[in-house]
Context: one part of a larger RNA
RNA sequence: GGCGUACGGUGGAUGCCUUGGCGCCAACAGACGACGAAGGACGUGACAAGCUGCGAUAAGCCUCGGGGAGCGGCAAAUACGCUUUGAUCCGGGGAUGUCCGAAUGGGGAAACCCUAUCGAGUGAACCUCGAUAACGGCCUGCUGAAUACAUAGGCGGGUGCGAGUCAACCCAGGGAAGUGAACCAUCUCAGUACCUGGUGGAAAAUAAAUCAAACGAGAUUCCGAAAGUAGCGGCGAGCGAAAUCGGAACAGCCCAAACCUCAGUGCUUGCACUGGGGGGUUGUAGGACCGCGUGAGUAGAGUUACCAAUCCGGAGGCUAGGUGAACCUGCUGGAAAGCGGGGCCACAGAAUGUGAAAGCCAUGUAGCCGAAAGCUUACCGGACUCGAAGCGGUAUCCUGAGUACUACGGGACACGUGAAAUCCCGUGGGAAUCCGGGGAGACCACUCUCCAAGGCUAAAUACUCGUUGGCGACCGAUAGUGAACUAGUACCGUGAGGGAAAGGUGAAAAGCACCCCUGCGAGGGGAGUGAAAUAGAACCUGAAACCGUAUGCUU
Numbered sequence: 001g002g003c004g005u006a007c008g009g010u011g012g013a014u015g016c017c018u019u020g021g022c023g024c025c026a027a028c029a030g031a032c033g034a035c036g037a038a039g040g041a042c043g044u045g046a047c048a049a050g051c052u053g054c055g056a057u058a059a060g061c062c063u064c065g066g067g068g069a070g071c072g073g074c075a076a077a078u079a080c081g082c083u084u085u086g087a088u089c090c091g092g093g094g095a096u097g098u099c100c101g102a103a104u105g106g107g108g109a110a111a112c113c114c115u116a117u118c119g120a121g122u123g124a125a126c127c128u129c130g131a132u133a134a135c136g137g138c139c140u141g142c143u144g145a146a147u148a149c150a151u152a153g154g155c156g157g158g159u160g161c162g163a164g165u166c167a168a169c170c171c172a173g174g175g176a177a178g179u180g181a182a183c184c185a186u187c188u189c190a191g192u193a194c195c196u197g198g199u200g201g202a203a204a205a206u207a208a209a210u211c212a213a214a215c216g217a218g219a220u221u222c223c224g225a226a227a228g229u230a231g232c233g234g235c236g237a238g239c240g241a242a243a244u245c246g247g248a249a250c251a252g253c254c255c256a257a258a259c260c261u262c263a264g265u266g267c268u269u270g271c272a273c274u275g276g277g278g279g280g281u282u283g284u285a286g287g288a289c290c291g292c293g294u295g296a297g298u299a300g301a302g303u304u305a306c307c308a309a310u311c312c313g314g315a316g317g318c319u320a321g322g323u324g325a326a327c328c329u330g331c332u333g334g335a336a337a338g339c340g341g342g343g344c345c346a347c348a349g350a351a352u353g354u355g356a357a358a359g360c361c362a363u364g365u366a367g368c369c370g371a372a373a374g375c376u377u378a379c380c381g382g383a384c385u386c387g388a389a390g391c392g393g394u395a396u397c398c399u400g401a402g403u404a405c406u407a408c409g410g411g412a413c414a415c416g417u418g419a420a421a422u423c424c425c426g427u428g429g430g431a432a433u434c435c436g437g438g439g440a441g442a443c444c445a446c447u448c449u450c451c452a453a454g455g456c457u458a459a460a461u462a463c464u465c466g467u468u469g470g471c472g473a474c475c476g477a478u479a480g481u482g483a484a485c486u487a488g489u490a491c492c493g494u495g496a497g498g499g500a501a502a503g504g505u506g507a508a509a510a511g512c513a514c515c516c517c518u519g520c521g522a523g524g525g526g527a528g529u530g531a532a533a534u535a536g537a538a539c540c541u542g543a544a545a546c547c548g549u550a551u552g553c554u555u
Base pairs, nucleotide, nucleotide: 001554002553003552004551005550006549007548008547009546015540016504017503020475021474022472023471024470025469026468027467028466029464030463031165032164039100040099041098042055043054044053046078050074051073061094062093063092064091065090066089070082071081072080105114106113107112115133116132117131118130119129120128121127135162136161137159138158139157140156141155142154143153169200170198171197172196173195174194180187184234210217211216221248222247223246224245225244231239232238252456253455254454255400259278260277261276262275263274264273265272266271267270283434285399286398287397288396289393290392291391292390300386301385302384310383311382312381313380314379315377316376317375318374319373321369322368323367327342328341329340330339331338343360344359345349351363352362353361405429406428407427408426409425410424411423412422415441436451437450438449439448440447491498492497511539514526515525516524517523
């Protein structure tokens, strides 16, 4: 030196654990904000660096409920206090709430600087404190150009109407490329990603100028089938319906106009315009108009549309809680819930904890009960509010115009210009008026069907920043969120941005009094605690690499 054995050091794998994550289900909620939000800065504790809470009333103040013995957050210790005259704690309501931030008196390099008016401080000045002072919209008054009336504009007053933030879902305006086509240009990816605007708890769509096929259906939305069919397509890659059927959910309405009427304005004085009220709302056409009928403030309906506004009571629910059955003993052990013996409860044998493994020890569980205050409801009742109708006639009036349609150029439709209907834009042209008009995939005829150019509308559907409850052939600290811990922290970057590592003593600190070595060290040896200290805080278990000590064999 090598190989082996024993015992150590180092190291932190493995096992076990879980405070944290991940996914799904159900219910709720789906907003907050000039009454100053979201998010921050700075403060705030007896001592206070961080986190949490709070705001100069600053780990808090008031009040109403709950609760019932301890309490002054994480977080020990000291000091000083509070508390059965009910504290701490939990829930409802309120007060305070610095400065920045839409930030809004003006400015500004956010958390700072400066001002005006009124009021207050024994207050003239200085200083301090309180209130008001942004812009836009709407209402309203005065004034008032070019330009006569007027209008624009200007100057006031009023107005809790707006502004900003927010995860996804939704609608709209814009809108790629990598890719695929084994290249690539039409095409595809895809109206996707992304940008912008806007609303809501959903949004959008919605009550046939729809489909259909010679039979008929009867708003929209979503799901399953039809169907990878019919089609479209450098007929390549690919794209890809609808009718119809089965389900979920169901709900229908209001204007404009004709006509009547009221008010105002204008002037040619009987017309026009504007505004209000009545009337009226559809396609087997309807309405106005004319004639006949008059039921009643009744039937009925109602806060989500249908015209429009609510309020009260009850009942239920949410925001704290309460009650809640049944066990002892021997043995082992540090400890009993284990084992043995004898019992009991169960509408409760879910679960967690307790010194090992507990239905009967604790918290709980099943069941039952509970709100001063605030919120909420689709349920019930009341007040209140709204409030109907029928028959016949005539063919005088009305029934959405720069609209429909059309040429050209585009876009959307599964449909790439195609035989290309249908829908929507741009430019030019430009109807009809019920004996009317649109559609039925070029176009024409016949037939059928519907009534555009105004508007509203719940449910079935989509999503989850969030709250509550539950579940998991989900993870268990290199996993699971980046983050189980002072984590979007430390750190890096001018910045946009990037972005960690880091859990475990023990049942209980009982966290080693005292002695010794030492630098009044570090570290260790005794002693003591403990079941265990090779559980001693660099703390459960403690693998391997790597490093030693002792020893056997061997060179």
This is a predicted structure of a 555-nucleotide part of an RNA (large-subunit ribosomal RNA, domain I) from a soil metagenome. Its mean pLDDT, the model's own confidence on a scale to 100, is 84. The full RNA is in RNAcentral, with records from MGnify. Its Rfam family is "Bacterial large subunit ribosomal RNA".